Small-subunit ribosomal RNA, 3' minor domain from an uncultured prokaryote, 147 nucleotides, folded computationally. Its mean pLDDT, the model's own confidence on a scale to 100, is 82. It matches the Rfam family "Bacterial small subunit ribosomal RNA". The RNAcentral record of the full RNA draws on ENA.
[in-house]
Context: one part of a larger RNA
RNA sequence: CACCGCCCGUCACAUCACGAAAGUUGACUGUACCGGAAGCCGGUGGGCUAACCCGCAAGGGAGGCAGCUGUCGAUGGUAUGGCCGACGAUUGGGGUGAAGUCGUAACAAGGUAGCUGUAGGGGAACCUGCGGCUGGAUCACCUCCUU
Numbered sequence: 001c002a003c004c005g006c007c008c009g010u011c012a013c014a015u016c017a018c019g020a021a022a023g024u025u026g027a028c029u030g031u032a033c034c035g036g037a038a039g040c041c042g043g044u045g046g047g048c049u050a051a052c053c054c055g056c057a058a059g060g061g062a063g064g065c066a067g068c069u070g071u072c073g074a075u076g077g078u079a080u081g082g083c084c085g086a087c088g089a090u091u092g093g094g095g096u097g098a099a100g101u102c103g104u105a106a107c108a109a110g111g112u113a114g115c116u117g118u119a120g121g122g123g124a125a126c127c128u129g130c131g132g133c134u135g136g137a138u139c140a141c142c143u144c145c146u147u
Stems, first nucleotide, its partner, number of pairs: 003110001005107001008103002011100001013097004018092003023087004028082007039072001041070004047065003052061003113134009
């Protein structure tokens, strides 16, 4: 402050976070395929080759190197999934706000008692039907208990 009280919902305004949303975008990751660097290993090795072997020598052998090639193979690429995040026209309710709009639902029998489950309806609080509860006031009656 104390009925000139309290208080509910729609609407409008401001602001905050959240949900939905065609889609856009990023990180991580699965699968399939393409591709295949370096390197290891394998094959080949007609080119090259001081050491070892043969040989007086030329040269040959062994071994090695370059080169070529195969398996594996990183980054990368294509396709298709998973998951997480950001953005997103619009949209949905929610929180908060000094004050605003419309009404007045609740609190007194709150002016139709209220609440409740359900169904329908309505600018909004709500209204109506059916069932339930008393956490209903008032008046009368009945039963029980106490003095």